A computed fold for an 88-nucleotide RNA from uncultured Acutalibacter sp., annotated as c-di-GMP-I riboswitch aptamer. Lineage of the source: Bacteria > Bacillota > Clostridia > Eubacteriales > Acutalibacter. Its mean pLDDT, the model's own confidence on a scale to 100, is 83. Its Rfam family is "c-di-GMP-I riboswitch aptamer". Rfam links the family to the GO term cyclic-di-GMP binding. Rfam describes the family as follows. GEMM was predicted in a large-scale screen for bacterial structured RNA regulatory elements.

RNA sequence: GCAAACCAUCGGAAACGGUGGGACGCAAAGCUAAAUGGGGGCUAAAGUGCCGCUGUCAAACAGGGGCGCCAUGCCAGCCCGGCCGCCG
Repeated sequence: GCAAACCAUCGGAAACGGUGGGACGCAAAGCUAAAUGGGGGCUAAAGUGCCGCUGUCAAACAGGGGCGCCAUGCCAGCCCGGCCGCCG
């Protein structure tokens, strides 16, 4: 110098981020997150597959629910790397 958890508030579908309070910790807890690095993790709105519910004589149709997949969303205080970097 920075500022975790937590609290308040704002943004966001969420992860998460901003602001204020607050300090667990940190030589880099400064910056860099598709295309101007590599890996890993988080969320899943929209999209998509499946399931079933309600309305309806039934179908069509309409409404809204559950599960899965998925980043172009997010994490630099997850690791490696790059850039800058205080005193002794």